[in-house]
RNA sequence: AAGGACGCGCGGGAGAGAGUGGCGGGGAACCGCUGCCGCCGAAGGAGCAACCGCCCCGGAAUCUCUCAGGCAGAAGGACCGCGCGCUCGA
Repeated sequence: AAGGACGCGCGGGAGAGAGUGGCGGGGAACCGCUGCCGCCGAAGGAGCAACCGCCCCGGAAUCUCUCAGGCAGAAGGACCGCGCGCUCGA
């Protein structure tokens, strides 16, 4: 140096009822809270496991679960790209 880890910024980013009852705000649209029914998986969390390791044990998914979160828009969003910072490479 290539490249890798982490952080930040920008861009892209799916799925699923603008469901319904009640209460509150509001002129209304709509918004908030809450109960019920139906759904989604890509914040987080949990479980199994191919596999890996220093093999007593530990790590481990986009799989599974749906506690949490979400189901018009906004926000969020795993992951991807670019840029910058820092660090490893040394």